[in-house]
RNA sequence: AGAGUUUGAUCCUGGCUCAGGAUGAACGCUGGCGGCGUGCCUAAUACAUGCAAGUCGAACGCGAGCACUUGUGCUCGAGUGGCGAACGGGUGAGUAAUACAUAAGUAACCUGCCCUAGACAGGGGGAUAACUAUUGGAAACGAUAGCUAAGACCGCAUAGGUACGGACACUGCAUGGUGACCGUAUUAAAAGUGCCUCAAAGCACUGGUAGAGGAUGGACUUAUGGCGCAUUAGCUGGUUGGCGGGGUAACGGCCCACCAAGGCGACGAUGCGUAGCCGACCUGAGAGGGUGACCGGCCACACUGGGACUGAGACACGGCCCAGACUCCUACGGGAGGCAGCAGUAGGGAAUUUUCGGCAAUGGGGGAAACCCUGACCGAGCAACGCCGCGUGAAGGAAGAAGGUUUUCGGAUUGUAAACUUCUGUUAUAAAGGAAGAACGGCGGCUACAGGGAAUGGUAUCCGAGUGACGGUACUUUAUGAGGAAGCCACGGCUAACUACGUGCCAGCAGCCGCGGUAAUACGUAGGUGGCAAGCGUUAUCCGGAAUUAUUGGGCGUAAAGAGGGAGCAGGCGGCAGCAAGGGUCUGUGGUGAAAGACUGAAGCUUAACUUCAGUAAGCCAUAGAAACCGGGCAGCUAGAGUGCAGGAGAGGAUCGUGGAAUUCCAUGCGUAGCGGUGAAAUGCGUAGAGAUGGGGAGGAACACCAGUGGCGAAGGCGGCCUGCUGGGCUUUAACUGACGCUGAGGCACGAAAGCGUGGGUAGCAAACAGGAUUAGAUACCCUGGUAGUCCACGCUGUAAACGAUGAUUACUAGGUGUGGGGGGUCUGACCCCUUCCGUGCCGGAGUUAACACAAUAAGUAAUCCACCUGGGGAGUACGGCCGCAAGGUUGAAACUCAAAGGAAUUGACGGGGGCCCGCACAAGCAGUGGAGUAUGUGGUUUAAUUCGAAGCAACGCGAAGAACCUUACCAGGUCUUGACAUCCAACUAACGAAGUAGAGAUACAUUAGGUGCCCUUCGGGGAAAGUUGAGACAGGUGGUGCAUGGUUGUCGUCAGCUCGUGUCGUGAGAUGUUGGGUUAAGUCCCGCAACGAGCGCAACCCUUGCUAUUAGUUGCUACGCAAGAGCACUCUAAUAGGACUGCCGUUGACAAAACGGAGGAAGGUGGGGACGACGUCAAAUCAUCAUGCCCCUUAUGACCUGGGCUACACACGUACUACAAUGGAUGUUAACAGAGGGAAGCAAGACAGCGAUGUGGAGCAAACCCCUAAAAACAUUCUCAGUUCAGAUUGCAGGCUGCAACCCGCCUGCAUGAAGAUGGAAUUGCUAGUAAUCGCGGAUCAGCAUGCCGCGGUGAAUACGUUCCCGGGCCUUGUACACACCGCCCGUCA
Repeated sequence: AGAGUUUGAUCCUGGCUCAGGAUGAACGCUGGCGGCGUGCCUAAUACAUGCAAGUCGAACGCGAGCACUUGUGCUCGAGUGGCGAACGGGUGAGUAAUACAUAAGUAACCUGCCCUAGACAGGGGGAUAACUAUUGGAAACGAUAGCUAAGACCGCAUAGGUACGGACACUGCAUGGUGACCGUAUUAAAAGUGCCUCAAAGCACUGGUAGAGGAUGGACUUAUGGCGCAUUAGCUGGUUGGCGGGGUAACGGCCCACCAAGGCGACGAUGCGUAGCCGACCUGAGAGGGUGACCGGCCACACUGGGACUGAGACACGGCCCAGACUCCUACGGGAGGCAGCAGUAGGGAAUUUUCGGCAAUGGGGGAAACCCUGACCGAGCAACGCCGCGUGAAGGAAGAAGGUUUUCGGAUUGUAAACUUCUGUUAUAAAGGAAGAACGGCGGCUACAGGGAAUGGUAUCCGAGUGACGGUACUUUAUGAGGAAGCCACGGCUAACUACGUGCCAGCAGCCGCGGUAAUACGUAGGUGGCAAGCGUUAUCCGGAAUUAUUGGGCGUAAAGAGGGAGCAGGCGGCAGCAAGGGUCUGUGGUGAAAGACUGAAGCUUAACUUCAGUAAGCCAUAGAAACCGGGCAGCUAGAGUGCAGGAGAGGAUCGUGGAAUUCCAUGCGUAGCGGUGAAAUGCGUAGAGAUGGGGAGGAACACCAGUGGCGAAGGCGGCCUGCUGGGCUUUAACUGACGCUGAGGCACGAAAGCGUGGGUAGCAAACAGGAUUAGAUACCCUGGUAGUCCACGCUGUAAACGAUGAUUACUAGGUGUGGGGGGUCUGACCCCUUCCGUGCCGGAGUUAACACAAUAAGUAAUCCACCUGGGGAGUACGGCCGCAAGGUUGAAACUCAAAGGAAUUGACGGGGGCCCGCACAAGCAGUGGAGUAUGUGGUUUAAUUCGAAGCAACGCGAAGAACCUUACCAGGUCUUGACAUCCAACUAACGAAGUAGAGAUACAUUAGGUGCCCUUCGGGGAAAGUUGAGACAGGUGGUGCAUGGUUGUCGUCAGCUCGUGUCGUGAGAUGUUGGGUUAAGUCCCGCAACGAGCGCAACCCUUGCUAUUAGUUGCUACGCAAGAGCACUCUAAUAGGACUGCCGUUGACAAAACGGAGGAAGGUGGGGACGACGUCAAAUCAUCAUGCCCCUUAUGACCUGGGCUACACACGUACUACAAUGGAUGUUAACAGAGGGAAGCAAGACAGCGAUGUGGAGCAAACCCCUAAAAACAUUCUCAGUUCAGAUUGCAGGCUGCAACCCGCCUGCAUGAAGAUGGAAUUGCUAGUAAUCGCGGAUCAGCAUGCCGCGGUGAAUACGUUCCCGGGCCUUGUACACACCGCCCGUCA
């Protein structure tokens, strides 16, 4: 000192939360020792029991006992009397002031014991308790009679005091005070002991009385200070004051009689709530905030309430009386009691100790003293409750042991940790020794001193004996011996510390954010690690962090927050210069500021905690001074403010008149069928004459043009014209006043619209309402009507996004440019121009701001005053008060709940926002699909099984380039278990292996016929490879998860985009570049530009096709009549080159890029086609191509076999084929014309057989050589519009081919059969040229099986005006409360 949390990211505002310290604490787990402290915060609840205040015989009498010297002494008991019991100890209920703190005052007071210095004590008297007797009562406690003493009690004398009166002196601060004198009245006393003694007397000590002084302790008064609520605003009758009394220690309405009507209060009275106050304690840098345990001061209280008595002192904790509640005793008549003293008990509670020891010390009471009493106190006990200290060992020790954990199986870690070796002895245990705290007083013994000679005495030093609860404790020494002594919390981020297993949105965690839905560093456990340590965590509370109540030290345009606006009382603040005073202020000095505590420096306990010593201050008071500033007084000034004179602008206000246009209505003329209204309609009006049109009339409301970010007003607001009335502002001048100013809580008046009351008025408009539409509905938007209201007068309401979301005033701080109203100057014929004041706008610099923005009209720089804010919701709600006729307004919470709510800006995405552009996207066309039949795929259904996957585009002739068995993953049945397949080990054997039987087969049985390989060899054998058998490691899985993955693929999309470096801008996210002007198929290129460059994409490079050249020519070609041969011009083949680049010309364009037209050219503007797919999106597809993590199965989810299924079939969809015919079918002729492929378990010619599929047979060909090998077209003939000479489904029969095998379930042929179908609803697809359409051919897969797929060539069109619309996409811009991004977010109702 900060951190986490709002967002995709950012900055800000703002709350919540955390890290720190503290505690009279409690709870959980754990627990070795010592020192010093602390320990009912709750029930001021109730208390059993014991103790906590007595003492004095040197005040007094009596009784009992003991001792004996027999009249004394000692002890005890009750009583009279004295002192004490008012202290000490406890508690915090009450108390917001009769309290407390601080500082003063008392000339308005008291004070026992104590101290000082003096004075005095003379002389008498009468009683009474105890006791005795009688007697009442259960008891407590009495009653009557009698006896007796005192330092008990009462007169008298004297002193002094007090009160009153008189006169005097001194003095103060107003009342006054002090001293002495005279008179009157009133008022004191007590003895005891010791010595000496026969006694008296005397001496000493202790007491007694009255005054004086001191000290101590109290009493009263004043000022200042310290809680909450204004949703408590008025309170007060002894109340405020006076006069006179009473009362008190004393002043005082403290009390009383009379008189007056005061007193307190927004500077918070009164009321209500809460609370003992302070020194101090905790926290904080401080200012502050919180607290008031222990220790200390004060106050209050003592079962609750009241009262007095005694006394120096009480209205009295362990006294009295009365009342009340409660408890106890009782003979029922009556009595007793008060732990908030120390222990202790019950109860309450999360929670707080022993019914201990001692008066040894300190202190208190009594006493002459010894001494007695003392739960004050000193100690011990209990409790980790707190603080402090110590220990639980130290050094060495790597085979880095074992075990644990983990692992990629190699290791890593626990970890020098342990074991082991060598030591030490704090502490603990045992034993021995053993304190300080003790000083006194008194006693014994000397000595000294003073008076006054001695003694009892007094004072003082010294010596001696004696006094300890704690306690045989602290401490010291010795012995034994590492021996008896470590836990708690955490480990996702904040916050130091990580892995494994279990669990599977379950169990659970959590201070905040948040973890957990099958690979959890966040749950539980373990290992490891981190932190603290005899403790550690949790909970509670306080301060801090929080500048989050901001005095120090915040804000208010948009985040919460400027009152709707004004004038103005109180209050706050206030111009220039002077004089005196000195209230604030400042300085010096003095007093106080208790002690303790805190701080600084020392000292004592081994150290520390702890204790002791020394020093140190804010505040308040007094006093002396200073005079700048603030405040008050006096006398001035004119710059602020105001007045006057002069001018001039204006929808400023209220009032009375008046004008024209328009709407509507009325009557009327003309006139005829519609009008009106809408996106389209309808309701409505109209033949009873509307609407339109002409003139006439009525009435109400509002004032076109001018008109302007123009004017006026404080705001709300104000608009035809005219009259008079009236407010404010501006300019000029400088005559007058002389600070008269600014702001302004409360209060006062003003205040749009709507609304309310009373009375008018009502043309238009128009809530409510009615009807018509729209719609799923439509209590709306649209239409037709229409009432309050809108208008006027008077009164009320008092609110608005009453906004510039910006309070008022004053001063200062760059400019530029408009506009409204004045003044001045120059100069004019009028302007223009320069300058100045007031208003109203825009742009903009510094500065400010979170940013946006503001910027002389500040949101800048300063000053003054006021209002307001302090997380979101609940809520501007409830209750209460005030206002209102009501509606409602104003003031204005809490419980509860959330971790956000919010502002500005950024990047995306989205919009039934905008602009630009593209695409067979639409349009223009051609051919289709959707209807039929069939094929094929899918869904659904069915089934033992119909294996699995693919699902909008981007699944559905898809995986599958070909399911009869196999494939095959599915089903039924039969079988196997180290296995069908791989590696390792051992044994054996070469391997191999026919015929036979059973079985559906897998397989089983059975003999074994046959057969003997390679390398080395010491000839025994060994080895390689292979097989069989056996055991176990393991194999195996088309089982799950494509949401754990790799790889591959689809899609947006062959769309033109996606980024980076450096620089610059911005607080930042980000921006710029990549935007802009053109252009392109293109982020293609050019130009411009705070950008300059670069990368992935585009294009090009690659293949193919179109032209040419060169080279090479066999199997190709042919100019040689044919063949052979020859040749290589042509075709062709295949290799290398060329060619096309907007290169040339013209026009347009910005002198660019480029576009358009043209020339030349085989080809022209990327020539055509292909391969090639940026950053990324869809948790897209695939675990069944393959690979792979994890999970699962292991005589089965693995493996083998036979048969079946994947081919099912009320139905629905997709994709295709064939058709519906004449642009056609059939037959024939020419047996016309391709390209690209394939061919050896192959392609197969010619020939022959068959109607044909095909068969027989086989030339040729491992191919530019041989073979597969064309159809549509063309030309003829026929059919003549029909379910046909169209179409060919279906079915029957007969055949062919492949293959172990065509039943489920193949293809083909011939004959026969001849279904639906006559161009297809809504909807929808492809295609822009060698394309669509149409025609056939080939290939892969393949034994066989294509209408599918992949290729090939033949014939060969139509149309595109154009970009409004549909779909998709690109760029710029705009809005956003979206960011899982519109399939978003989100509101209400219901369940």